RNAcentral holds the sequence, with entries from ENA.
A computed fold for a 73-nucleotide RNA from a Bdellovibrionales bacterium, annotated as transfer RNA.
RNA sequence: UGGGCGGUCGCCAAGUUGGUAAGGCACCGGGUUUUGGUCCCGGCAUUCGGGGGUUCGAAUCCUCCCCGCCCAG
Numbered sequence: 001u002g003g004g005c006g007g008u009c010g011c012c013a014a015g016u017u018g019g020u021a022a023g024g025c026a027c028c029g030g031g032u033u034u035u036g037g038u039c040c041c042g043g044c045a046u047u048c049g050g051g052g053g054u055u056c057g058a059a060u061c062c063u064c065c066c067c068g069c070c071c072a073g
Stems, first nucleotide, its partner, number of pairs: 001072007010025003019056001027043005049065005
């Protein structure tokens, strides 16, 4: 420098035929319990790496850039 893959909640991670973001752990509130743990209920992503564009509508498409890993030189 070129190519490929990836970058989603604190951590892991799904969602890629564009229609508004599952789940697990953690955390917060409540119930149960003498307390803790377990268990149960509820809550928790208005910049989905960043900017711009297309669209009625973008995590999803286009473009430029940043970061990580791999391959080639």

It matches the Rfam family "tRNA". About the family: Transfer RNA (tRNA) molecules are approximately 80 nucleotides in length. It is annotated as a transfer RNA.